[in-house]
RNA sequence: GGAGUCGGCCAGGCAGCCGCUGUUUUCCUGCGGAAAAUGGAGGAAAGUCCGGGCUCCACAGGGCAAGGCGCCAGGUAACACCUGGGGGGCGUGAGCCCACGGAAAGUGCAACAGAGAGCAGACCGCCCAAGCGUGCGGAUUCCGCGCGACGGCAAGGGUGAAAGGGUGCGGUAAGAGCGCACCGCGCCGGCGGUAACGUCGGUGGCACGGCAAACCCCGCCUGGAGCAAGGCCAAAUAGGGAAGCGCGCAGCCGCAAGGCUGCAUCGCACGGCCCGUGCGAGUUUCCGGGUAGGCCGCUUGAGGUGCACGGCGACGUGCAUCCCAGUGGAAUGGUUGCCCACGACAGAACCCGGCUUACCGGCCGACUCCCACU
RNA sequence: GGGCCAUUAGCAAAGCGACCCAAUGCGCUCCCCUGUCGAGGGAGAGAUCGUCCUUUUGAAUCCGACAUGGCCCGCCA
Numbered sequence: 001g002g003a004g005u006c007g008g009c010c011a012g013g014c015a016g017c018c019g020c021u022g023u024u025u026u027c028c029u030g031c032g033g034a035a036a037a038u039g040g041a042g043g044a045a046a047g048u049c050c051g052g053g054c055u056c057c058a059c060a061g062g063g064c065a066a067g068g069c070g071c072c073a074g075g076u077a078a079c080a081c082c083u084g085g086g087g088g089g090c091g092u093g094a095g096c097c098c099a100c101g102g103a104a105a106g107u108g109c110a111a112c113a114g115a116g117a118g119c120a121g122a123c124c125g126c127c128c129a130a131g132c133g134u135g136c137g138g139a140u141u142c143c144g145c146g147c148g149a150c151g152g153c154a155a156g157g158g159u160g161a162a163a164g165g166g167u168g169c170g171g172u173a174a175g176a177g178c179g180c181a182c183c184g185c186g187c188c189g190g191c192g193g194u195a196a197c198g199u200c201g202g203u204g205g206c207a208c209g210g211c212a213a214a215c216c217c218c219g220c221c222u223g224g225a226g227c228a229a230g231g232c233c234a235a236a237u238a239g240g241g242a243a244g245c246g247c248g249c250a251g252c253c254g255c256a257a258g259g260c261u262g263c264a265u266c267g268c269a270c271g272g273c274c275c276g277u278g279c280g281a282g283u284u285u286c287c288g289g290g291u292a293g294g295c296c297g298c299u300u301g302a303g304g305u306g307c308a309c310g311g312c313g314a315c316g317u318g319c320a321u322c323c324c325a326g327u328g329g330a331a332u333g334g335u336u337g338c339c340c341a342c343g344a345c346a347g348a349a350c351c352c353g354g355c356u357u358a359c360c361g362g363c364c365g366a367c368u369c370c371c372a373c374u
Numbered sequence: 375g376g377g378c379c380a381u382u383a384g385c386a387a388a389g390c391g392a393c394c395c396a397a398u399g400c401g402c403u404c405c406c407c408u409g410u411c412g413a414g415g416g417a418g419a420g421a422u423c424g425u426c427c428u429u430u431u432g433a434a435u436c437c438g439a440c441a442u443g444g445c446c447c448g449c450c451a
Stems, first nucleotide, its partner, number of pairs: 001370010012339007020040009042345001046356002049354005054226004061275004066222005071085005086100001087098004101217002106215002108211002123157002125153003131147005165183006185204008230296004240287006248263006266280004289450003303322008375447007384400003392431001402418005424440003
């Protein structure tokens, strides 16, 4: 000097004028208005992919089914998130990626090609002792060569994404873990580590492959809905019509109407089924009618910031300090001037912790590789 | 703001991990029939399966992310 990797921060600023909105205080003519002070969109506010808080159903119980996660250890309110480690893969490297439990619990899939796709297999091949032919020597025998059935083989080739451990040596008629060495795999043991695993030694059947984002098995977790949840007030109209199921028995009080208790049956109880439980003699569904108004929920929270300590880290503990949006057809807009990095993606709607997606430009730090010079 | 679905020729819509090339109907083109049109019969053309990744030997189909379109969500009695 160039090329890269990882982490953090910013997200136009300043001033003036006019226009919005929350809170507090004061005043007024209190329907409401005025003045002053002070606050007012994001790193993603987005997608609604996860986890919760909160609210309601019921008091949220038990089980089946269904769904989610899946190496180990931690963090957290919790999680499919984050941190650290292990293993595998990619990269020269800094680093990046991984739905990463189990295939001897069972079932299933591998089309086409191929002999054969997991109790497997012979297309081309290799060997061949019966037999045939042939060569040299005078002949037989013997020896060599060629063909070669019965039989042997799965080492070589082919097919395929993948072919029944790999490389080498020996052995054999030719081969084959048939034997051996190394690697690999299973089992046993030592050491290190909380563990996932690593490493060393021994031994051996010398090997029943791949796919579980195939069904499944194993381990852990999960009631269901969602602020348009759910409450309060006001107003108006038609509890108007139809349908399903049910309105039972016993005892007590009472003149009666009716009330209380127990049992049974029925209806309902916000994913499906069962048990249990609760509410009600009514309950559920459909058609139709009225209304669509106001208030609460609504912002102080697993909160932010600074410092110290502990921890590799995520984070935790302690002290101090701060209050930082609550609209409701949807609030920060318009305009002027200057500066500048010339501004992209883009606006809270109950609130947090994450993930993912979109994105112009700038700043800071650490690390890796290449080239040149000293 | 929250919740639930869908995407396959011009239109509609099957296809559930593999075959001789993603059915079928309407529409379109050509032929036959008819004096002519229609109807009818026959043949044919036409699909990056919304986009991009992932799993797999192989994806319209399995997983995930994104894009577009559609539907639902007040109270009274």
Overview: The prediction has a mean pLDDT of 77. This is a predicted complex of two RNAs, RNase P RNA and transfer RNA, with 451 nucleotides together.